[in-house]
RNA sequence: GUGUAAACAAGCCAAACCUAGAGCAAUCUAGGGACGGAAAACUAUAGGGUCUCCUUAUAAGAGAUAGCCAGUUGCCACU
Numbered sequence: 001g002u003g004u005a006a007a008c009a010a011g012c013c014a015a016a017c018c019u020a021g022a023g024c025a026a027u028c029u030a031g032g033g034a035c036g037g038a039a040a041a042c043u044a045u046a047g048g049g050u051c052u053c054c055u056u057a058u059a060a061g062a063g064a065u066a067g068c069c070a071g072u073u074g075c076c077a078c079u
Base pairs, nucleotide, nucleotide: 003078004077012037013036017032018031019030020029021028022027035067041072042071043070047069048068049065050064051063052062053061
């Protein structure tokens, strides 16, 4: 440096749902809870997709999503 793998070791995160709060909304925060995850770590002005708001509608604009693809970085073991 490449590849493999939720196998070993150390561990880590936390889907749906419930409660409380924020927001017009998508959604987010905290607690509970585990569907799962070799990056479920970080990045939304590097790119794509999807969703929400405004609008008669489109365009334009604003917002959200990283556990959609993706980019960057990283632990152990073996090769």
This is a predicted structure of a 79-nucleotide RNA (c-di-GMP-I riboswitch aptamer) from a Mollicutes bacterium. Model confidence (mean pLDDT): 77 of 100. The source organism's lineage runs through Bacteria, Bacillati, Mycoplasmatota and Mollicutes. Of the family's consensus pairs, 90% are formed in the model.